[in-house]
Context: one part of a larger RNA
RNA sequence: GAACGAACGCUGGCGGCAGGCCUAACACAUGCAAGUCGAAGGAGAAGCUUGGCUUCGGCCCCGUAACCGAGUGGCAAACGGGUGAGUAACGCGUGGGAAUCUACCUUGUGGUGGGGAACAACCGUGGGAAACUACGGCUAAUACCGCAUACGCCCUACGGGGGAAAGGCUUCGGCCGCCAUAAGAGGAGCCCGGGUUAGAUUAGGUAGUUGGUGGGGUAAAAGCCUACCAAGCCUACGAUCUAUAGCUGGUCUGAGAGGAUGAUCAGCCACACUGGGACUGAGACACGGCCCAGACUCCUACGGGAGGCAGCAGUGGGGAAUAUUGGACAAUGGACGAAAGUCUGAUCCAGCAAUGCCGCGUGAGUGAUGAAGGCCUUCGGGUUGUAAAGCUCUUUCAGCAGGGAAGAUAAUGACGGUACCUGCAGAAGAAGCCCCGGCUAACUCCGUGCCAGCAGCCGCGGUAAGACGGAGGGGGCUAGCGUUGUUC
Numbered sequence: 001g002a003a004c005g006a007a008c009g010c011u012g013g014c015g016g017c018a019g020g021c022c023u024a025a026c027a028c029a030u031g032c033a034a035g036u037c038g039a040a041g042g043a044g045a046a047g048c049u050u051g052g053c054u055u056c057g058g059c060c061c062c063g064u065a066a067c068c069g070a071g072u073g074g075c076a077a078a079c080g081g082g083u084g085a086g087u088a089a090c091g092c093g094u095g096g097g098a099a100u101c102u103a104c105c106u107u108g109u110g111g112u113g114g115g116g117a118a119c120a121a122c123c124g125u126g127g128g129a130a131a132c133u134a135c136g137g138c139u140a141a142u143a144c145c146g147c148a149u150a151c152g153c154c155c156u157a158c159g160g161g162g163g164a165a166a167g168g169c170u171u172c173g174g175c176c177g178c179c180a181u182a183a184g185a186g187g188a189g190c191c192c193g194g195g196u197u198a199g200a201u202u203a204g205g206u207a208g209u210u211g212g213u214g215g216g217g218u219a220a221a222a223g224c225c226u227a228c229c230a231a232g233c234c235u236a237c238g239a240u241c242u243a244u245a246g247c248u249g250g251u252c253u254g255a256g257a258g259g260a261u262g263a264u265c266a267g268c269c270a271c272a273c274u275g276g277g278a279c280u281g282a283g284a285c286a287c288g289g290c291c292c293a294g295a296c297u298c299c300u301a302c303g304g305g306a307g308g309c310a311g312c313a314g315u316g317g318g319g320a321a322u323a324u325u326g327g328a329c330a331a332u333g334g335a336c337g338a339a340a341g342u343c344u345g346a347u348c349c350a351g352c353a354a355u356g357c358c359g360c361g362u363g364a365g366u367g368a369u370g371a372a373g374g375c376c377u378u379c380g381g382g383u384u385g386u387a388a389a390g391c392u393c394u395u396u397c398a399g400c401a402g403g404g405a406a407g408a409u410a411a412u413g414a415c416g417g418u419a420c421c422u423g424c425a426g427a428a429g430a431a432g433c434c435c436c437g438g439c440u441a442a443c444u445c446c447g448u449g450c451c452a453g454c455a456g457c458c459g460c461g462g463u464a465a466g467a468c469g470g471a472g473g474g475g476g477c478u479a480g481c482g483u484u485g486u487u488c
Stems, first nucleotide, its partner, number of pairs: 001488004006484005013360006020352001021318001026316003030313003035075003040072001044067001047064002051060003082271003091196002094193004100188003105184008113147001115145002122137006153162003167176003197243003204234003209231008246268004250261004273294005296307004324350001326349003332346001333344004363393004373384004397429001399424005407415001432477005437458003443472005453460002
């Protein structure tokens, strides 16, 4: 000098854009953050409707499906969002590889026949404080299970063997589905080369360890697992151990080489109170799923239960320090749905704080008796200083009033009566901070008297201090200016 996710002190007019718990991966009240489909299916709690009764509260009955709590079923919930604890590792980045899987989507090929038995909901009887739950009975399906069929598919000793389906809506044209299979796209898993912090005051480490065979296991190669056999494998080109750390594109600095760094944005990884485990599923060993154990918090009728903000807000705590318990699904995107649409704290916006960057303003011209006042003075004057006043103008921004978008393609705009345009009034509402001994731009007076104090380094202060404190003057930057911290 540059930079910052900064903080602190003094000060503070406006706008655009961006960023905003770096500390306790500390604990969390409350609300919301993942639902959707009635065109899969049974029903009808509530509603509407017809009629009746009525103590005027309501009750019973008929009908409807446009409505739908709960429950069956499908898809989604593995995405999106958060955090960086762990990890020195095929985790990441780069370049290769073969032994794999892939829901939805796209393109082909071929099918979609005929049956059956249940279980929720519901009804009834119970248990429990609750969470919830037991038994009996009825029932539908795109839920479940056989049978049939099999171009292709799978297994095979090549003889043969095995395995599928579901319907719904319709304007009757069809549309959406379902099953099998081949390919594609995108996605995912696995393996390898070389790269990836410090310490030798860490020198040896390793028994599933290294390899083989048989078996098991996975979507898939493999000590991935197991039995047996062999005795290997890594290591001064640093194994092992210890400490530290998410990695990268990038970012900061620098002429570069390099050094430092990894906030925001993007890619990958890991984690979801702590530890472990599997289930479902195309996909998880699953943040707002399940089970077990633990710590903690809450409820309890003491028998037993409930919970997990490292989602968005918000609270306590920690800290030098970091925001609203806001609006909308209008746009973009996502889930579901044939669609209408529903949901979406993703997202788009608004709010807060000068946190940063950028832009603008706080007026312009004229004005000498060089006014008054202040300060200095050699008492002549000098300086503040065209500065002010005065005169002549202008109206950006802010204010008030009127109009008023694009963003949306037929409709639909949270933002927002916002941006922007026009008009009105009036210099009107808008300047501070640091420094002035040298480095380093900028000097005098007074006070103080090694005191009080200053200080980045050198150093100032003990009676004439340009270095302390005040004043006048000056220098620098400017809605900021200084200080502190960190990096180059």